[in-house]
C1' cells in the first nucleotide's frame, strides 16, 4: 500500500445469506433455599448492533464511504 476477516449487553458469542418485537451462555441485581458461605431454583436490570450517509412502509442484516482489530501479501 493491496487482500482477506472480524466489530452485537461487563465477557465470550448467536441472529445477517431469505430485513418485519434485538437474543443466548457467564457474570451483576433481588427473592426462595441454608446457621452462613457456595450450588441449585425462581424473577429481573443492562444495547445509540463501531461511526456517517443511501435504498426501503421497515436496516444488525441489502448498498457506499470512513475508523478500529487480527492474519497474509508486497
Nucleotide at each position: 500500500c493491496g487482500g482477506a476477516u472480524c466489530g452485537u449487553a461487563g465477557c465470550g458469542c448467536a441472529g445477517c445469506u431469505u430485513g418485519g418485537c434485538a437474543g443466548c451462555g457467564c457474570a451483576c441485581u433481588c427473592g426462595c433455599u441454608u446457621c452462613g458461605g457456595g450450588a441449585g431454583c425462581g424473577a429481573g436490570g443492562g444495547g445509540u448492533c463501531g461511526c456517517c450517509g443511501g435504498u426501503u412502509c421497515a436496516a444488525a442484516u441489502c448498498c457506499g464511504g470512513c475508523c478500529g482489530g487480527u492474519c497474509c501479501g508486497a